[in-house]
């Protein structure tokens, strides 16, 4: 460099919930907290899933989601 990997060892990261704040909303940000993760680090490129105003409807749009999948991309350790 490449592969495999969590067994050590040193660490990361945090789900549900409960408080405050942002947003029409999905959901984000900050404390608590720990379901759980070898990338649960990052991107919205492909896929899916959600959210939206306008009498419904339906198209279309535009946004959320990386802890739904795939992919790209940087990284710890520890083995061949």
């Nucleotide at each position: 460099a490449u592969c495999a990997g969590a067994u050590a060892a040193a660490g990361c990261c945090a789900a549900a919930u409960c408080c405050c704040g942002a947003g029409u909303g999905a959901u984000c940000g900050g404390g608590a907290g720990a379901c759980g993760g070898a990338a649960a680090g990052u991107c919205a490129c492909g896929g899916g899933u959600c959210u939206u105003a306008a009498u419904u409807g339906a198209c279309a749009a535009a946004g959320a989601c990386a802890g739904c999948c795939g992919g790209a991309u940087u990284g710890c350790c520890u083995g061949a």

Notes
c-di-GMP-I riboswitch aptamer from a Desulfobacterales bacterium, 80 nucleotides, folded computationally. Lineage of the source: Bacteria > Pseudomonadati > Thermodesulfobacteriota > Desulfobacteria > Desulfobacterales. Model confidence (mean pLDDT): 81 of 100.